Context: one part of a larger RNA
RNA sequence: GAGUGAACGCUGGCGGCGUGGUUCAGACAUGCAAGUCGAGCGGGAUUCAUUUCAUUGAUCCUUCGGGUGAUUUGAUUUGAUGAGAGCGGCGAACGGGUGAGUAACACGUGAGCAACCUACCCUUAAGUUCGGGAUAGCCCGCCGAAAGGCGGAUUAAUACCGAAUGUGGUUCUCCUUCGCAUGUUGGAGAUACUAAAGCUUGUAAUGGCGCUUUUGGAGGGGCUCGCGGUCUAUCAGCUUGUUGGUGAGGUAACGGCUCACCAAGGCUUAGACGGAUAGCUGGUCUGAGAGGAUGAUCAGCCACACUGGAACUGAGACACGGUCCAGACACCUACGGGUGGCAGCAGUUUCGAAUCAUUCACAAUGAGGGAAACCUUGAUGGUGCAACGCCGCGUGGGGGAUGACGGCCUUCGGGUUGUAAACCCCUGUCACCAAGGACUAAACGUACGGCUUAUACCCGUACCUGAAUUAACUUGGAGAGGAAGCAGUGGCUAACUCCGUGCCAGCAGCCGCGGUAAUACGGAGACUGCGAGCGUUACUC
Numbered sequence: 001g002a003g004u005g006a007a008c009g010c011u012g013g014c015g016g017c018g019u020g021g022u023u024c025a026g027a028c029a030u031g032c033a034a035g036u037c038g039a040g041c042g043g044g045a046u047u048c049a050u051u052u053c054a055u056u057g058a059u060c061c062u063u064c065g066g067g068u069g070a071u072u073u074g075a076u077u078u079g080a081u082g083a084g085a086g087c088g089g090c091g092a093a094c095g096g097g098u099g100a101g102u103a104a105c106a107c108g109u110g111a112g113c114a115a116c117c118u119a120c121c122c123u124u125a126a127g128u129u130c131g132g133g134a135u136a137g138c139c140c141g142c143c144g145a146a147a148g149g150c151g152g153a154u155u156a157a158u159a160c161c162g163a164a165u166g167u168g169g170u171u172c173u174c175c176u177u178c179g180c181a182u183g184u185u186g187g188a189g190a191u192a193c194u195a196a197a198g199c200u201u202g203u204a205a206u207g208g209c210g211c212u213u214u215u216g217g218a219g220g221g222g223c224u225c226g227c228g229g230u231c232u233a234u235c236a237g238c239u240u241g242u243u244g245g246u247g248a249g250g251u252a253a254c255g256g257c258u259c260a261c262c263a264a265g266g267c268u269u270a271g272a273c274g275g276a277u278a279g280c281u282g283g284u285c286u287g288a289g290a291g292g293a294u295g296a297u298c299a300g301c302c303a304c305a306c307u308g309g310a311a312c313u314g315a316g317a318c319a320c321g322g323u324c325c326a327g328a329c330a331c332c333u334a335c336g337g338g339u340g341g342c343a344g345c346a347g348u349u350u351c352g353a354a355u356c357a358u359u360c361a362c363a364a365u366g367a368g369g370g371a372a373a374c375c376u377u378g379a380u381g382g383u384g385c386a387a388c389g390c391c392g393c394g395u396g397g398g399g400g401a402u403g404a405c406g407g408c409c410u411u412c413g414g415g416u417u418g419u420a421a422a423c424c425c426c427u428g429u430c431a432c433c434a435a436g437g438a439c440u441a442a443a444c445g446u447a448c449g450g451c452u453u454a455u456a457c458c459c460g461u462a463c464c465u466g467a468a469u470u471a472a473c474u475u476g477g478a479g480a481g482g483a484a485g486c487a488g489u490g491g492c493u494a495a496c497u498c499c500g501u502g503c504c505a506g507c508a509g510c511c512g513c514g515g516u517a518a519u520a521c522g523g524a525g526a527c528u529g530c531g532a533g534c535g536u537u538a539c540u541c
Stems, first nucleotide, its partner, number of pairs: 001541004006537005013393006019386002021351001026349003030346003035090003040087002047080003052075003060067002097304003107228007116221003121217002125213004129163004139152005168194003171190005178183001198209003230276003237267003242264008279301004283294004306327005329340004357383001359382003365379001366377004396426004406417004430482001432477005440468001445463006485530005490511003496525005506513002
C1' cells in the first nucleotide's frame, strides 16, 4: 500500500447492487418448511333441489258437516354437492441446512469396468387371457388417563395370490467375430423357469393415459487405478483377515467383503505406524511475477442430521422433518405408561467483540403430484433491519472589498480567518407534496382458425393471470430551504502559532517528547488529509 462475512470509537442525507451467528455440531417455546391423484378403489358427513307419504294447521269459502291447503316436523325417491378419514399409486433419496467427523480413492485431474445398476423420459418388438381368497375403511362390542390397542361381522381396487400363453428374457450346448487374460459379438438348437390392470368421455374408435416382457439410448449412480495437494522422527518399526491361494457364501457388481482350509506373507527413512490439525475443489485476497495466505457469499463433490448402533421399504436411503434398539436431556401422566429432536425459514435462550423480520406471495423461475383445471412448495421471487461492503448522487451555483463584525496572532504598523459571510442574481439534483403510471407476462388454459385420419402434437389470433406496488418513470408545486464529519499537524509524513502544565498530568507505530519560553502533553486559533464517512484494533499478502 492492498484486502476483510469484521468489531470498537466519533459522526451520519439519499439511491442501486450485494452481504449479514466466523463463537456453543449448545439447548429450544410457537407457527410454517411434502405433498398430490376421485380419470385406481370402496364409501360418503354436510348442504341444496326434487318425488311420494304421514304430521302440523295460517288464510279463504262454507249448507257449520266440511273443503282449500301457505307453513312446521319426520320418513322416502331421484339428482347435484362433495368435507374429514381410509386402501392404492407416484413423490417424500430432490430441493433446503451445517462442516462435527474425515489425511481418505474424501476431493481434483486423467484413465478403466470384457466386473455393474438405473424409477420417471425417449426408442424397438410383442402382449394385456381366465380365475380366487382376503383386508383397511364403515358398523357393533371391549380395554386404556392418554398415546393407542383387541375381538366380531361385512366390503372394493391399477392392493394381494393362482393358472394359461411365451414375441422375448434367464440357464445349457454347438458354430462364429473380435480381443491384453479372465473373456466377448452374432447365429442355431434344447429342455426347464418366467408376465400383465385397468381407467377415460353422451356414444364410438386401429383414440388417449396406463400395465407386462423386451431392445437400444439419454441423464444419474456404483466400483477400480495413475498422479496431485498439511505439520510432526522429542512417533521407527507396523500388521493376524494381516498378505496371497483353493473352495463356498454374499452383492447390482469385482474383491478377505464374509467364512472354512492351506501357505507365511504384506507395508516401511522415496517416512510405514502413531500423534496434531483440517471438509476438498472451481475460486478469493495479495503480489510485476514466481509465490504466499485462504476456502464466507455463488457453483461442483463429500460427510453429517440429539449421541451410538441396526436394518426395513424402495429404481434409488442404511433415510434431517421414516422405523427399531440403547444412552443422555426435556415434556405429559390418572404413576400403569407415553412423547420429542430447528446443523430447514422466522424466532427464543446461552456463549461472544459480533451478525437481521416469529414479514408478503406462489405473479415469475424451478420442483412434486395430476389427463387437465389445479393443489403444495420458509426452494424461489419480494419487502423489512444493519454505512457491513462496493458504486453513484447531494449538502448549492455565479457575482460580491470599506477586505465588515467576531475569533486568533502581533514587532501594535498590521496580518490571518477571507469572497468566506452579509447582500444581489440564479438553479432545482436528492428528500417533501399532488396527479398520472408501467416493465417483469408469456406460456398453461379457454374460444376460434390452420395442419392432420384425428377433438392428438404443432402453429396462428383473441381473452385470462402481478406478491413486490405505486416505488421505477413522467408532469406539476414549493423553497437554499432538510443534509458534514473524522483523524492528524517533531521526523518518518502533507500540515504551526499562542495559552495552560512543569519528568507532573499525559503522549507514543518506531525514534522518542514532558524537569518554566513544549510546533511531540491538554485547550484555542490556523492549517493538512480523507469525506457520509473517518480513525483504532485484529488478521492476510
Small-subunit ribosomal RNA, 5' domain from a metagenome, 541 nucleotides, folded computationally. Its mean pLDDT, the model's own confidence on a scale to 100, is 80.